[in-house]
RNA sequence: AGCGUAAAGGGCAAACCCGUCGCGAGGCGGGGACGCAAAGCCAAGGAGCUCAUGUAGCCAGCCUGGUUGCCGCUU
Numbered sequence: 001a002g003c004g005u006a007a008a009g010g011g012c013a014a015a016c017c018c019g020u021c022g023c024g025a026g027g028c029g030g031g032g033a034c035g036c037a038a039a040g041c042c043a044a045g046g047a048g049c050u051c052a053u054g055u056a057g058c059c060a061g062c063c064u065g066g067u068u069g070c071c072g073c074u075u
Base pairs, nucleotide, nucleotide: 001074002073003072004071011036012035016031017030018029019028020027021026034061040067041066042065044064045063046062048058049057050056051054
């Protein structure tokens, strides 16, 4: 630098349910696992979504980009 076939130790947690915050999209906590090698973090670009429609928001588990990182393999 590239890769994720196999292994080990592990990690995260969709739908759904409960609580809570928000007008809402949704956020957070608990339960729960469909999946995930960045499904860690960042709203810069595009897509999508919301509303009290504007110098407004949501979404990182849609894609691109930025940044950090575990294990193993290859060079």